A computed fold for a 73-nucleotide RNA from a Candidatus Omnitrophota bacterium, annotated as transfer RNA.
Its mean pLDDT, the model's own confidence on a scale to 100, is 80.
Its Rfam family is "tRNA". By type it is a transfer RNA.
This record gives sequence, structure tokens and C1' cells, in this order.
RNA sequence: GCUGGCGUAGCUCAGCUGGUAGAGCAGCUGUUUCGUAAACAGCAGGUCCUCGGUUCAAGUCCGAGCGCCAGCU
Repeated sequence: GCUGGCGUAGCUCAGCUGGUAGAGCAGCUGUUUCGUAAACAGCAGGUCCUCGGUUCAAGUCCGAGCGCCAGCU
């Protein structure tokens, strides 16, 4: 330099065929316990990497950039 994949909650990842974003773990609160852990119930947490385009509507489709990983030269 070229090709491919990935970028979504603190972490690991879902999100199908565009229709207003979710799970597990972690965190917080409560119940329980002498207390902790576990268990159970609940709560909070998001500029979906950035910019632009298409569309009534974009995490999703298209382009450019940035970052990470792999391969080729």
C1' cells in the first nucleotide's frame, strides 16, 4: 500500500426484512441474615465511533474519515 471483519450501557454482546434500543455480568436500593455472601424484587445507566447522503423515518442502507483485529504484498 491492498483486501476483509468489527466499532451499540462500566464489561461481554444481541438487535432479523429500516419503524423511536435490549440481555447477561457489574453498580445502586429494598427483602432476608447477628453480619457478609448467595437468593429474590426493583431502580439507574446510551450523542448506537465521527461527518455527510438516501428516506416520512437510519443502530440497520450508501459514501468518506478515524480506531482495533486478521490476511496479502